This is a predicted structure of a 1416-nucleotide RNA (small-subunit ribosomal RNA) from an uncultured organism. The sequence is in RNAcentral, with records from ENA and SILVA. Its Rfam family is "Bacterial small subunit ribosomal RNA".
């Protein structure tokens, strides 16, 4: 697109066409084949008529075939057609072309010819009679277009001749003459109709014949009446169709037999065509009629409504016996998803009989049901904008879209309804009448017949009046948004949609498509070059046979001559109608229909052409091959030899191992082994030569050497004449493993044994060991039998290597044949590659391939002694499975390289108590969030209230805050009372500031209503901004133009150095940019200028017990601003005249001097709604606010980061120094004084280079302690203070007396340094009323080690593998449990189909006898 359709919603009208696809399943009841009295005896009913009886005068009854007609019967015709199904049939059944010289055709037409005479039954009727019935017996009688003799007959048959002529043959035709044998019915209205025979026509049938017509070779051999032949029988007619006998033949790989499905055909669908799919209505044809079978009459049947037998199956019945076949039309039940009325009518057409009237006719031709197809109308049309209301969306005061839609106004009447009028289909036939002549035909005329029908149709009235739905809306694919929902619910044709913002579910509003429909479902076709004839492929995607050989088969060199099989052109037949197309018509259109015409691509048949194929005939040599020289190889078969190595054996020398591994053990060894010498045996393999080498068809082949076989190869060109090349089966060959019988058996070495290894370790490794390897013989017949690339011929640039030959000699050569190899041009390929040894360009032949899986697996079938080999499916199930190549990430892959990574140190953590943070647990609450490295002294630069978000409790409800609205009061301020406080309640004070038209209004602000709002540390950091960590201060990460590849992508950036560095140089299809590295910037270390208080003090003065305390200086130290300096510049040496490295000099500093700030493209849904900020969703007398109390501080327990320590490089006493950097007015506090102390009193000086905080501490003097749980630790308790603060119980620091615990240096692991670094000491600040072992900075002491880069971490480049890509925390096999799905097997059970052999065997046909009967 397309359907004989179904099933969901939904449905106004008409035309035309269609309607059991399933149970050839059973069928109630009607109807579907009769007809003729002009064949014929007759006369049941029925009408007339005559008679006759009765009569209630209406009629009733008997009677006559008389007369219309007719039941039943005899007879004739017709029932073989029409109509219905598609079971069977793989067929000469069907289509299509021929033949029949091998036939037949009622009725129809034409032609000759005849229609003479007899016979004698037998149905009905009649009477008896059986039987329930269905159906019968029996006796008398009767007829005929029934039947049966005779008579007559040929162009008819039979016999067996002749003569012509034609045939592809048997042979036919035509003539002639001769013998033989068959015929008829008759009725009439006298016009005729009927019968016989023979001939031709016509139609229809019957047989043959060539071509075409499924599937399956996991069906390969089939046949006995099979094939032929004589005979004979039979038939309309050929013929094994039948029999007898005779021969052994026939089909078959071009598909025999066999199974399996199927009615074939014209044609339909669909496709550009070529095909592929189908055969339903309609036409031809064919087969069937309950199954199966068999004749009978007949012109035609082996007969749907005809018989007979069998059988099943219904049904009747008096049990004895009968009766039927809807796959005709309605129907019915029944199977199904599913398919119609038990209707008119013979009016038309058409069939049957009949002289005809007419009679049957579910044939036909209407009419009902069905939107099941196809077509057509229609449900209205134009105006009409405040673009109304409603719904509905958004950026929401407004906009958008429903939407000219709606209402209104006009306007039309198809349809509908009411009404009025109304045909065509009728031509005929038949009556009657006329003409015309052939006296029954033809022609005109009248008359009469309509089922469907008062139907199509027209004409009037009414009035927008009676009439729109479905399905989609993520992409394919025309159509979007909101709201539910929350991997739920569902949807889904294929991708794939839903886990809280779904254009994908559902619901709505809007749009889209189509419209009496519209989805969906089935099925076929296109798409799908995805079976590839047109028109595919076969290294790596599925796909070359392991190889040769060769029968068939396909294919085949040059030239000439003939032929006409194919081909090609012309003709003629045929190719049924309908269908398709195209004119041209009819039905308003149109679907439909009528009428011409193409076509119908095919067949058959005939003339002719000769290029090409084919065939026959005849020649050539170039393919092929043969001979004749030559030379070559690990080619094959059989046999002889040979050394070395190893193992045994004796023997000797020797003595304590050996042997083996990463490492060891088992094993061997004092009975003497390993070593090591001599002899001796055994067997198998054959080093070096040896190689991208050579040989062989492949498998494969290697010590030397003999015999014998075999093959390319080169030369020159004697000889043959296409003899050639591919090759399904077929045969032969065929590593290795394995099997058979029989040697053999050194050394290896499956299996087994032990050792080890592991978590196991049925393995790797070791120690030993059978099979086996070996030989002979015979199986097997597979291998990644790989070049994953059949074989065989032609043609297509170059370059280089090598093997054997040639080219007279060579070392020369751009020569040649024939091999083996490497790079490469064209060219091919999806790319990897391939490129004369093709995977190019052509030509012939074989094999093979069509998603993965299941499976080379099951079943047969052949092969085999097994193992197994070979040929080779299907259910099922997935939506991929594969190739190639990019980029990345991974690898117990490789190079190169960095980094406190490692190693080399110091010092540490885990062990102790304590401090904090975590987790856990507890709890009314122990708020929240950080969670591996990159959470855990983290958010917290400080939780007693508050903070504060948690709990419990009283309490507020436009709020604690913001804007706005209305009323009152300025604010604001002080006192009571309840109570934990909030919060409630009373009551006193105070009137201000700016305007004024003097009423009043305004500003700020407080009160008390009103609602819009306020509020929310409530959820989502996986909706976000913004900020942060991390990898990583790692050296990356990109662009833009070229180039390079079908593409992804690639080059640039790889590469040769070189650097901390993609850092710098080189060389390069790349050249240039950019963020990144570095460098500008702070600090700090030299220095010079400038400045000289609050700093400093060298020299001068001065003053003191002493100080820069003063004057004065401003040199120097310091301060804190500008330069200056380091830039590999210099100078040797390396390196590529490069980058740079290595060394030096001179420098305060040398090779980025040190340190901070400074983090590329990214990545971790990293981390944060609790800094802020913000979408969405939640609360709104609470999840908001206010208060107290309480919790964040809980405590078996567990980690994580810190302090303190364990002590003598210590501890304690006591005495002496030397920073740095900060902070100070709510503030730092000197001095003094008190207190043992924390601290307190007093009270100067500083807003700071001035005054304070301020003692620096380790250090270093002297003393002591003497190894101990100590004069070490210092934890905890007790008691007592001090200080902050409204307040120190829960819960603060610090003082002081007293207590005096763990703990003696820390298992496994494990951290951080590389220098002013680590250790170690001290000082400060933020925070902050108090409250740091934390956290940020500040100087003081001041080390040790780096041999390297194998290791383990983590990074970086390049390289390679990859079946990963959510990227190795991937991927992914395999058993198992449970759960469904498919198929299987299973004791048996039962159907179908062939086949083969036996028994039984109806009716029938033919035959054979011939008791009965007869002319028949």
């Nucleotide at each position: 697109g397309a359907u004989g359709a179904a099933c969901g919603c939904u449905a106004g009208c008409g035309g035309c066409a269609g309607g059991c696809u399933u149970a050839a399943c059973a069928c109630a009841u009607g109807c579907a084949a009769g007809u003729c009295g002009a064949g014929g005896g007759g006369u049941a009913a029925c009408a007339g008529u005559c008679c006759c009886g009765c009569u209630u005068c209406g009629g009733c009854g008997g009677g006559a075939g008389c007369u219309g007609a007719c039941g039943a019967c005899c007879g004739g015709c017709g029932c073989a057609c029409g109509g219905g199904u598609g079971a069977g049939u793989a067929a000469c059944g069907c289509g299509u072309a021929u033949g029949c010289a091998a036939c037949u055709u009622u009725c129809c037409u034409g032609u000759a010819a005849c229609u003479g005479g007899a016979g004698g039954a037998u149905a009905g009727c009649c009477c008896c009679u059986g039987g329930a019935a269905a159906c019968g017996g029996g006796g008398a009688u009767u007829a005929a277009u029934a039947c049966u003799g005779c008579g007559u007959a040929a162009u008819a048959c039979c016999u067996a001749a002749a003569u012509a002529c034609c045939g592809c043959a048997u042979g036919g035709u035509a003539u002639u003459a001769a013998g033989g044998u068959c015929a008829a019915a008759u009725c009439u209205a006298c016009g005729g109709a009927g019968g016989u025979u023979a001939c031709a026509g016509a139609u229809g049938g019957g047989c043959a014949u060539g071509c075409g017509u499924g599937c399956c070779a996991u069906u390969a051999g089939c046949u006995a009446g099979a094939u032929g032949g004589u005979a004979a029988g039979g038939u309309a007619a050929c013929g094994g169709c039948u029999u007898a006998c005779c021969a052994u033949g026939g089909c078959a790989a071009u598909g025999a037999u066999g199974g399996c499905u199927a009615g074939g055909g014209g044609u339909u669908c669909u496709g550009c065509a070529a095909g592929g799919a189908a055969g339903g209505c309609c036409c031809c044809c064919c087969a069937c009629a309950c199954u199966g079978g068999u004749a009978c009459u007949g012109a035609g049947a082996c007969a749907c409504g005809g018989a007979c037998c069998a059988g099943a199956c219904u049904c009747c019945u008096a049990c004895g016996g009968g009766a039927g076949g809807c796959a005709g039309c309605a129907g019915u039940g029944a199977g199904g998803a599913a398919u119609a009325u038990u209707g008119g009518u013979c009016a038309a057409u058409g069939g049957a009989g009949g002289c005809a009237a007419c009679u049957c006719u579910g044939a036909a031709c209407c009419a009902g049901c069905c939107a099941a197809g196809c077509c057509g109308c229609g449900u209205g049309a134009a105006g009409g904008a405040a673009g109304a209301c409603u719904g509905u969306c958004c950026u929401a005061u407004g906009g958008g879209u429903u939407g000219u839609a709606a209402a209104c106004u006009u306007c039309u009447u198809u349809u509908g309804u009411g009404g009025c009028a109304g045909a065509a289909u009728a031509a005929a036939c038949u009556a009657c009448c006329g003409u015309a002549c052939u006296u029954g035909u033809a022609c005109g005329g009248u008359a009469u017949u309509g089922c469907a029908u008062g139907u199509a149709u027209g004409c009037c009235a009414u009035g927008a009046a009676u009439a729109a739905g479905c399905a989609u809306c993520g992409g394919c694919u025309a159509a979007c948004u909101c709201c539910g929902u929350g991997c739920c619910a569902g949807c889904a044709g294929c991708c794939g949609c839903g886990g809280u913002a779904a254009u994908a579910c559902g619901g709505a509003g809007g749009a889209u498509g189509c419209a009496g429909g519209c989805g969906u479902u089935a099925u076929c076709c296109g798409g799908a070059u995805u079976u590839a004839u047109u028109a595919g492929g076969u290294u790596u995607a599925a796909a070359g046979g392991g190889u040769g050989u060769u029968c068939a088969g396909g294919c085949u060199g040059c030239c000439u001559g003939g032929u006409a099989a194919g081909u090609c052109a012309g003709g003629g037949g045929u190719g049924a109608a309908a269908g398709u197309c195209g004119g041209u018509u009819g039905c308003u259109c149109a679907a439909c229909g009528a009428u011409c015409g193409a076509a119908u691509u095919g067949c058959c048949u005939u003339u002719g052409a000769a290029a090409c194929u084919g065939u026959c005939a005849g020649g050539c040599u170039c393919g092929a091959g043969u001979a004749u020289g030559g030379a070559u190889g690990c080619g094959g078969u059989a046999g002889g030899c040979g050394g070395a190595a190893u193992g045994u054996g004796u023997a000797g020398u020797g003595u304590a191992g050996c042997g083996g591994u990463g490492a060891a053990a088992u094993g061997c060894a004092u009975a003497g082994a390993u070593a090591u010498u001599a002899c001796a045996c055994a067997g198998a393999a054959c080093a070096c030569c040896g190689a991208u080498u050579g040989c062989g068809a492949a498998g494969g082949c290697a010590g030397c050497u003999u015999a014998c076989c075999a093959a390319a190869c080169c030369a020159g060109c004697a000889c043959u004449g296409a003899c050639g090349c591919u090759g399904a089966a077929g045969c032969a060959c065929g590593a290795a493993a394995g099997c058979g019988u029989g040697g053999g058996g050194a050394g290896c070495g499956a299996a087994c044994a032990g050792g080890a290894u592991u978590a196991g370790a049925u393995a790797c490794c070791c120690u030993g060991g059978u099979a086996g390897u070996c030989c002979a013989c015979g199986c097997c017949g597979u291998a990644a039998a790989c070049u994953u690339u059949g074989c065989u011929c032609a043609c297509u640039c170059g370059c280089u290597g090598u093997u054997g030959g040639c080219g007279a000699u060579a070392g020369a050569c751009a020569g040649u044949c024939a091999g083996c190899g490497g790079c490469c041009a064209a060219g091919g390929g999806a790319a990897a590659c391939c490129g004369a040894u093709a995977a190019g360009u052509g030509a012939g032949c074989c094999a093979c391939c069509u998603g993965g899986g299941g499976a080379g697996u099951a079943c047969g079938g052949c092969c085999g002694c097994a193992a197994g080999g070979u040929u080779g499916a299907a259910a099922c199930u997935c939506a991929a499975a594969g190739g190639a190549a990019u980029u990345g990430a991974c690898g117990g892959a490789g190079g190169c390289c960095c980094g406190c990574a490692c190693a080399a140190g110091c010092g540490g953590u885990g062990g102790a108590g304590u401090a904090u943070g975590u987790g856990g647990u507890u709890u009314a609450a122990u708020u929240c969030g950080a969670u591996g490295c990159a959470a855990c002294g983290c958010g917290a630069a400080g939780a007693a209230c508050c903070u504060u978000a948690c709990c419990u409790a009283g309490g507020c409800u436009u709020g604690a805050c913001a804007u706005c609205c209305u009323g009152g009061g300025a604010a604001c301020c002080c006192u009571c009372c309840c109570g934990a406080a909030a919060c409630g309640g009373a009551g006193g004070g105070g009137u201000g500031c700016c305007c004024u038209u003097c009423g009043g209004g305004g500003a700020a602000u407080c009160c008390a209503g009103u609602g819009a709002c306020a509020g929310g540390u409530g959820c989502u950091g996986c909706a976000u901004g913004g900020c942060u960590g991390u990898c990583g201060u790692c050296a990356g990460c990109u662009c833009g133009u070229g180039c390079c590849g079908u593409g992804a992508g690639g080059u640039g950036u790889u590469g040769g150095g070189u650097u901390a560095a993609g850092u710098c140089c080189c060389g390069c299809a790349a050249c240039g940019a950019g963020c990144g590295c570095a460098a500008c910037c702070c600090u700090u270390g030299u220095u010079a200028c400038u400045a000289g208080u609050u700093g400093c003090c060298a020299g001068c003065a001065c003053a003191u017990g002493a100080u820069g305390g003063u004057g004065g200086g401003c040199a120097c130290u310091c301060u804190a601003g500008u330069g200056a300096g380091a830039c590999u510049g210099c100078c040797g040496g390396g390196g590529u005249u490069a980058a740079c490295c290595c060394g030096g000099a001179g420098g305060a500093a040398g090779g980025u001097g040190g340190g901070g700030a400074c983090g590329a493209c990214g990545u971790c849904a990293a981390g944060u709604c609790a800094u802020c900020a913000u979408g969405g969703c939640c609360c709104u007398u609470a999840c908001g606010c206010c208060u107290a109390g309480g919790g964040c501080u809980a405590c078996a327990c567990a980690c994580g980061u810190a302090c303190u320590a364990c002590a003598a490089u210590g501890g304690c006493a006591c005495g002496u120094a030397c920073a740095a950097a900060g902070g100070g007015u709510u503030g730092c506090u000197a001095c003094g004084c008190c207190g043992u102390g924390a601290g307190g009193c007093c009270a100067a000086g500083c807003c700071a280079a001035u005054c304070c905080c301020a003692a620096a501490a380790a250090a270093c003097g002297u003393g002591u302690c003497c190894c101990a749980g100590u004069c070490c630790g210092g934890a905890u308790u007790g008691c007592a203070g001090u200080c902050u603060g409204c307040a120190a119980c829960u819960c603060g620091a610090c003082u002081g007396c007293a207590u005096g615990a763990a703990g003696u240096u820390g298992g496994a692991a494990u951290c951080g340094c590389u220098a002013g670094u680590a250790a170690u000491c001290c000082c400060g600040g933020a925070u902050c009323a108090g409250c740091a072992u934390g956290c940020c900075g500040g100087g003081g002491u001041g080390a040790a080690u780096a041999c390297g880069u194998u290791c383990c971490c983590g990074g970086g480049c390049c390289u390679u593998g990859u079946a990963c890509a959510c990227a190795c925390c991937g991927c992914c096999c395999g058993u198992c449990a449970c759960a469904c799905c498919a198929c299987g097997a299973a004791a048996g059970c039962u159907g179908g189909u062939u086949c083969u052999a036996c028994c039984c065997g109806a009716c029938a046909u033919c035959g054979g006898u011939g008791a009965g009967c007869u002319a028949a």